[in-house]
Context: one part of a larger RNA
RNA sequence: GGAUGAACGCUAGCGGCAGGCCUAAUACAUGCAAGUCGAGGGGCAGCGGGAGUAGCAAUACUUGCCGGCGACCGGCGCACGGGUGCGUAACACGUAUACAAUCUGCCUUUAACUGGGGGAUAGCCCGGAGAAAUCCGGAUUAAUACCCCAUAACAAUAGAAGAAGCAUUUCUUUUAUUUGAAAGCUCCGGCGGUUAGAGAUGAGUAUGCGUCUGAUUAGCUAGUUGGUGAGGUAACGGCUCACCAAGGCGACGAUCAGUAGGGGAUCUGAGAGGACUACCCCCCACACGGAUACUGAGACACGGAUCCGACUCCUACGGGAGGCAGCAGUAAGGAAUAUUGGACAAUGCCCGCAAGGGUGAUCCAGCCAUGCCGCGUGCAGGAAGACGGCCCUAUGGGUUGUAAACUGCUUUUAUACCGGAGAAAACCUCCCCUCGUGAGGGGAGCUGAUAGUAUGGUAAGAAUAAGCAUCGGCUAACUUCGUGCCAGCAGCCGCGGUAAGACGAAGGAUGCAAGCGUUAUCC
Numbered sequence: 001g002g003a004u005g006a007a008c009g010c011u012a013g014c015g016g017c018a019g020g021c022c023u024a025a026u027a028c029a030u031g032c033a034a035g036u037c038g039a040g041g042g043g044c045a046g047c048g049g050g051a052g053u054a055g056c057a058a059u060a061c062u063u064g065c066c067g068g069c070g071a072c073c074g075g076c077g078c079a080c081g082g083g084u085g086c087g088u089a090a091c092a093c094g095u096a097u098a099c100a101a102u103c104u105g106c107c108u109u110u111a112a113c114u115g116g117g118g119g120a121u122a123g124c125c126c127g128g129a130g131a132a133a134u135c136c137g138g139a140u141u142a143a144u145a146c147c148c149c150a151u152a153a154c155a156a157u158a159g160a161a162g163a164a165g166c167a168u169u170u171c172u173u174u175u176a177u178u179u180g181a182a183a184g185c186u187c188c189g190g191c192g193g194u195u196a197g198a199g200a201u202g203a204g205u206a207u208g209c210g211u212c213u214g215a216u217u218a219g220c221u222a223g224u225u226g227g228u229g230a231g232g233u234a235a236c237g238g239c240u241c242a243c244c245a246a247g248g249c250g251a252c253g254a255u256c257a258g259u260a261g262g263g264g265a266u267c268u269g270a271g272a273g274g275a276c277u278a279c280c281c282c283c284c285a286c287a288c289g290g291a292u293a294c295u296g297a298g299a300c301a302c303g304g305a306u307c308c309g310a311c312u313c314c315u316a317c318g319g320g321a322g323g324c325a326g327c328a329g330u331a332a333g334g335a336a337u338a339u340u341g342g343a344c345a346a347u348g349c350c351c352g353c354a355a356g357g358g359u360g361a362u363c364c365a366g367c368c369a370u371g372c373c374g375c376g377u378g379c380a381g382g383a384a385g386a387c388g389g390c391c392c393u394a395u396g397g398g399u400u401g402u403a404a405a406c407u408g409c410u411u412u413u414a415u416a417c418c419g420g421a422g423a424a425a426a427c428c429u430c431c432c433c434u435c436g437u438g439a440g441g442g443g444a445g446c447u448g449a450u451a452g453u454a455u456g457g458u459a460a461g462a463a464u465a466a467g468c469a470u471c472g473g474c475u476a477a478c479u480u481c482g483u484g485c486c487a488g489c490a491g492c493c494g495c496g497g498u499a500a501g502a503c504g505a506a507g508g509a510u511g512c513a514a515g516c517g518u519u520a521u522c523c
Stems, first nucleotide, its partner, number of pairs: 001523004006519005013375006019368002021333001026331003030328003035076003040073002043069002047067003050063005083286003092211008102203002107199008115149004125138005155178010184191002212258003219249003224246008261283004266275003288309005311322004339365001341364003347361001348359004378409004388400003392397001415459005423450001428445008467512005472493003478507005488495002
């Protein structure tokens, strides 16, 4: 000099853009953060409509008939998105290569199929237990839930022939055996289902190289290293097990200990390098502490399950409930870090044929000079060089100082009033055109949280707006008074003991400026 997720002191007009618990991965009140589909199903608790019955009427009752729909069965999603950095020094990350050792829902594409039958179960109903959470028994019922049969191969196994290759082996053709699919709904427009192959995407696995400190850590290792066989896995493998061999790693630093998420980036520097990893992007790990699997294309699953533990809460003492390192918010800790806000209008994601629903992702608003950038606090004229202050003095003067007063002008910003957006074109509805008839193109209509915001216009008036630090040298800027090695200053050198340009004050000056200084940390 530059930098910061900063803090503190004094000060403070506005706007744009960004950032905002670095500490206790401490504990959490309350609300919200993952649903959706009735075009899969049985149904009907509540709402609206229709119909019927009773009644003069108000109204009551009945009826799933319609719109819809609580709970329930079923499908898809909940493995994404969001948070945090505890652990982790290589099971991670970065990079390169490989899988002749692999899987992949939704999506795209190719081929073929979508036939027949069956038994249950939730809900509803009945009964029972319990304070509750909830649980038990009985009867009955549906499905795109579940099961069986048929049919099918480019599936599996075995054999034969041929081709390729150094070879393990691979490919092609063929034969035999075995296993093995499906689901319908519909508003008739459509939406689906099954099997096999390919693609895309995602994931898994392996290997090489690189990735902090300590030798006052020198030896470490028995599933350990390798083999055979078996099991297991989507798949290879001591991944697991039985047997066999005695190996494997290490001064090119094993093992142990400490510290730490890694990278792109970011800061600094001429570079080499050093530092750092907050915000944004990629990867990893974790979800009260630990363990386990289930479901599933995908998890060993933050707002799923079970068990153990700590803690908190409810209880009728028998027994139960919970997990903010999601968004807000609270307590605590701390030098220190915000609102229990609005909206799904846009972008994206999930479900749905769609309409639409959901979304603390996201988009917005609120708070904070925390940072960067921009603007303003007026402009021109004006000398009696006014008054006052201060200083010097040759007593003439100098300085504050064109500064003020005064005259003229302007109105950014602030204030008041008037108008007022873009972000919106898609989906969808209607109309038209084209062809390959379900797609493409064109036109019209609908939709804005932000927001009466941005922004435009008008009005009056200099009106609404300057501080902070420093002035001995480094280092730009000096005098007087007070103090008298005192009080104090100080980054270093050093000032202060009676004329202090270094302390305190005043006047003046210098630097930066809505900031200026101090502290901390890095280059």
A computed fold for a 523-nucleotide part of an RNA from a soil metagenome, annotated as small-subunit ribosomal RNA, 5' domain.